A computed fold for a 475-nucleotide part of an RNA from an uncultured bacterium, annotated as small-subunit ribosomal RNA, 3' major domain.

[in-house]
Context: one part of a larger RNA
């Protein structure tokens, strides 16, 4: 000077307290941990590994293991020699590959248009500099992230005090969300953090009206057409909110603030985003990359066929289905938003119980399509029961993808109907359009979602307070 204390003091956070839902018990899904395994590739391990890298492991992917190949290689540059490139057929393989056979002289310069010659790609052979390595070390590193913590704090120059380490300033006394701002003070001042500056959202004005819109005329099944510039609505561009106004605390006194209320869409940072300081954790990543140094070089490199990363006595985490009556189930009828669409979205109609086929309209899309939102509304049955609850499992028969769904895909239909009747000890989320809940989209993606990332619908209870827990901050 820090750090620490089951030492004080003072203050915050969904930290606990008051509430609401959960998880832990069940099936399953996923992830990990052991286990097996020829291989079950690596990596990530309190918070801050574990539906995590993985925005998607039937070949591929990939990196793993068997087994068949290669040896200047699958990939780069250089050198010599030869061929045009290309394309097609066909045998033998499990495929890499390896053998026949056909077709076929091209771009650009030079030259007698011919024949030659030279370049440039591309190819094949031969040598050998090299190549290759997701081998190893994140404790050699860049670069990037995570976390404490969006917590309010970390630093500096002069100057002053101290022999000095270091003070000071940054402490106090109010005071904020905040070292935020007054007031005081041997300090005066600045820097990097907070705050605003940037985006979305909430109100209003203006400009603009096509594919969007419909008060007024006319017109239609229908904003369908004419047609309008009001109105929603899109996209600009401007305003608007600052303790500005009023009253009270507040202070020696003006403050800074603070509490009530006008007034506004909106009130005291209006609500959400992006933003993460000096530094911690020798944190995490050598398998995104890049890179030091070690290794391997007919193999720790390529290539291919199958398998495997999908095993399973078990234990853990995340989750999604439920145990019903506020509910199931059947008919019925509204009402969103954000996004996706050309190897693409893919309408009517038409088959079929359904997955789905067929159609092939239309649209590079405010036009046209994914697209029916669902919960909620109404009507009717089910009456408390392992049930008309709840779906695991298994049998069968099909549907799409895709070269192929045996290992190992997803859906549909029929029949089966498991456990499960509210989950012990712990424990986890959230304070308002928030939790619970419904149901849409996206990305990767041939195919695949209970997972991420969005999106809008209905839509609550509580918080006396800071004494205990848990992180922080300051004396």
């Nucleotide at each position: 000077u820090g750090a620490c204390g089951g030492g004080g003091g003072c203050c915050c956070g969904c930290a606990c307290a008051a509430g609401c839902g959960g998880u832990g018990g069940a099936g399953c899904a996923u992830g990990u941990g052991g286990u097996u395994u020829a291989a079950u590739u690596c990596g990530a391990c309190g918070c801050a590994a574990c539906g995590c890298g993985a925005a998607g492991a039937a070949c591929c992917u990939u990196a793993c293991c068997c087994g068949g190949u290669c040896u200047u290689g699958a990939c780069a540059u250089c050198u010599g020699c030869a061929g045009a490139a290309u394309u097609c057929u066909u045998c033998a393989g499990a495929g890499a590959u390896g053998g026949a056979g056909g077709a076929g002289u091209g771009c650009c310069g030079g030259u007698u248009u011919u024949a030659c010659c030279g370049g440039a790609g591309c190819u094949g052979c031969a040598a050998g500099a090299c190549a290759g390595g997701u081998g190893c070390u994140g404790c050699a590193u860049g670069g990037c992230u995570g976390u404490c913590g969006u917590c309010a704090g970390c630093u500096c120059g002069u100057g002053u005090c101290g022999u000095g380490a270091g003070a000071u300033g940054u402490u106090g006394g109010g005071u904020u969300a905040a070292g935020u701002c007054c007031c005081g003070c041997a300090a005066c001042g600045a820097g990097c953090g907070c705050a605003a500056c940037c985006c979305c959202u909430g109100c209003u004005u203006u400009c603009a009206g096509u594919u969007a819109c419909c008060a007024u005329c006319a017109u239609u099944a229908a904003g369908u057409u004419g047609g309008g510039g009001a109105c929603u609505c899109u996209g600009g561009a401007a305003g608007g909110a600052c303790c500005g106004c009023u009253g009270c605390g507040g202070u020696a006194a003006c403050a800074a603030c603070g509490c009530a209320g006008a007034g506004g869409a909106a009130g005291a940072u209006g609500g959400g985003g992006a933003c993460g300081a000096c530094g911690u954790c020798a944190a995490g990543u050598c398998a995104u990359c890049a890179u030091g140094g070690u290794c391997c070089u007919u193999a720790u490199g390529a290539c291919c066929g199958g398998g495997g990363c999908u095993a399973c006595a078990c234990a853990c985490g995340u989750g999604c289905u439920a145990c019903a009556a506020u509910g199931g189930u059947a008919g019925u009828u509204a009402c969103a938003g954000a996004g996706g669409g050309a190897u693409g979205c893919g309408a009517a109609g038409c088959a079929g119980u359904g997955a789905u086929g067929u159609g092939g309209a239309g649209c590079g899309a405010a036009u046209c399509u994914c697209a029916g939102a669902a919960a909620a509304g109404c009507u009717a049955c089910c009456a408390c029961a392992g049930c008309u609850c709840g779906g695991a499992u298994u049998g069968a028969g099909g549907u799409c993808u895709g070269c192929a769904a045996c290992u190992c895909g997803a859906c549909c239909u029929c029949a089966u109907g498991a456990a499960g009747c509210a989950g012990g000890a712990a424990u986890c989320g959230c304070u308002a359009g928030u939790a619970a809940u419904c149901g849409c989209g996206c990305a990767a993606c041939a195919u695949c979602a209970u997972g991420g990332c969005g999106c809008g619908g209905u839509g609550a209870a509580u918080a006396c307070g800071u004494u205990c827990c848990c992180g922080g901050g300051c004396c």